[in-house]
């Protein structure tokens, strides 16, 4: 020197974990400046009907609220694994 097995350090690459946002689902949600449906009332007609439409009901909007180990973006310090570098250790074959 080589080889085997290992340790610390840097630094890529990946995946998890915990935090935070966001998106999605689920609930709630507009007196009137949402819609649909319009009781009552109204206008319009000779009528027959038409029109506009408050309350109320029902979807939702902006926006709240509880969650979800769905997805995404994110990383102070830190965590696995895997490659490169360094820098040690122990053993062992040969050589000097």
């Nucleotide at each position: 020197c080589g080889c085997a097995c290992u340790g610390c350090u840097g630094a890529g690459u990946a995946a998890a974990u915990c935090a935070g946002c966001g998106a999605c689902g689920c609930u709630c949600g507009a007196a009137c400046c949402u819609g649909g449906u319009c009781a009552g009332a109204g206008u319009c007609g000779g009528a027959a009907g038409a029109c506009a439409g408050c309350a109320g009901c029902c979807a939702u909007a902006a926006g709240a609220g509880a969650u979800g180990c769905u997805c995404g973006c994110c990383g102070u310090u830190g965590u696995u694994a895997c490659u490169c570098a360094g820098c040690g250790g122990u053993g062992u074959u040969u050589u000097u």